Context: one part of a larger RNA
Parts: sequence; structure tokens; C1' cells
RNA sequence: CCCAAAAGAAGUGAGAAGUUUAGAUUCUAGUACGAGAGGACCGAAUUUAACGGACCAAGGGUGUUAGAGUGGCCGUGUCAACGGCCCGGCUCUGUUGCUAUGUCCGGAACGGAUAAACGCUGAAAGCAUCUAAGCGUGAAGCCACUUUCAAGAUUGCUUCUUUAUUGUAGGCGUGGGAGACCACCACGUUGAUAGGCCAAAAGUGCAGAUGCAGCAAUGUAUCGAGCUAACUGGUACUAAUCCGACAAAUG
Repeated sequence: CCCAAAAGAAGUGAGAAGUUUAGAUUCUAGUACGAGAGGACCGAAUUUAACGGACCAAGGGUGUUAGAGUGGCCGUGUCAACGGCCCGGCUCUGUUGCUAUGUCCGGAACGGAUAAACGCUGAAAGCAUCUAAGCGUGAAGCCACUUUCAAGAUUGCUUCUUUAUUGUAGGCGUGGGAGACCACCACGUUGAUAGGCCAAAAGUGCAGAUGCAGCAAUGUAUCGAGCUAACUGGUACUAAUCCGACAAAUG
């Protein structure tokens, strides 16, 4: 831009893409078979690998600053307490998120037409012959089934609701499990959209200060304290102020 009213919601599926993998063990059965050695078809159950999809509840990883410890130098006048730089200075833990090596799931079943192959009936050719007419069985392969996308499928599909001249589309703002941008989704005071605040959870691991013990380093009590990111529940305290069309067709 188009699908000739607009908006919203829900469908159909022409077509396209993906998947449709393999091993091992057990039972049948030490059976059939075989002198023995050995050793099945068919069928049933279990399990694993790789591959694919999803996820983070658990166990892990990361977690560039959440907590703690600690070294050197420098600074805040000094002690104490803090801060800066040194690969985040180094080390030990670690929330949200993200993640694989972790967890869950998948390749199941049924059917159709067939390949090689195996058949039935059956002539040409009084016989024989799976083939010439005709009819079957038959594969991880093909089609269908299954999963995803899908009406730009121009033969331009279907159904429902609302409205039909309106503050609709859009812009702007607060944001996001959405994202390169755009888009998508949530919200805009008739409000929990984000921040802040409160509480909880969770992390770290017992702050500063004071008292006591010790010459002191240090220990100890107040004290699982103090501090705390992304998480959860609340709460309007802050910010969501507002602006706003054009064209066409039908009635």
C1' cells in the first nucleotide's frame, strides 16, 4: 500500500518448515535348530547415547561491587572510624537474572499407496507360468498422522461483538518477564506503571559505640547484630502533565 465502513475478538487451513535416530540388557529361551561347539526369528519389557524443545524448583556455574576478611601506598589535622588506587588489589560467600555439565519432555500408535521380494487366479501356448486382463502381502523410505508458521491463499476465506460521526488512530509520559532501532505488552490519577518508603524473604555473618578482662595484640557482653542489588506483598510520597487529526466508501 492492498483485502472499499471502522475497531476489537475468535477461527478455517491452500501451502511451507521440523520431527520421524541408534545401541544395550532382560524375558520368551539356553527354547527352535545343531552330533557338539554354539545359538535364533517373531513377540514383550526396561534402559542408555546422541540430537531437538522447554525450564531454573532442587544440586551446580556466573553473579564488575550485596556482605565480610585482609596487604601496600595515599587522603579525611591526630587516635578511632572511614574513603581512594593497586587485575573488582587479593580472598571467602552470595539474591534476582542468565545458564549447562542440571531437570523435564520428544521422536508413540494407527492407516493408505508402493520398492525389492513373496503370492492367488490365469491365458497367449489344452501343459506350465505372480501378468498379459484381474486380485493380494510387503520397508527405517513416500503420503497421511503428529509439532510449528500460515488468508499478499490476487479465486485476496469464515464467524461473533460494538460503533457508525465519534476524542478513534497516533503522539507524549511511567515502564517491562518485550526489545539493536522499530515493533510488541502493561499503565497514565476512575492509577500500583516505575522510583521512593514500610514489611517480609533471602544474602553476609555478629556493625559502630560503650562497659568488662588483659601490659598489649586481642577477647567478651549489649548482639544471629549491623548492612544489603535485580526478588515478594503493601503504600499515591515522587513522576505518569497533556496534545490530538486527514481521506475514502456504504447507509
A computed fold for a 251-nucleotide part of an RNA from an uncultured Verrucomicrobiota bacterium, annotated as large-subunit ribosomal RNA, domain VI.
It matches the Rfam family "Bacterial large subunit ribosomal RNA".
The full RNA is in RNAcentral, with records from ENA and SILVA.
The prediction has a mean pLDDT of 82.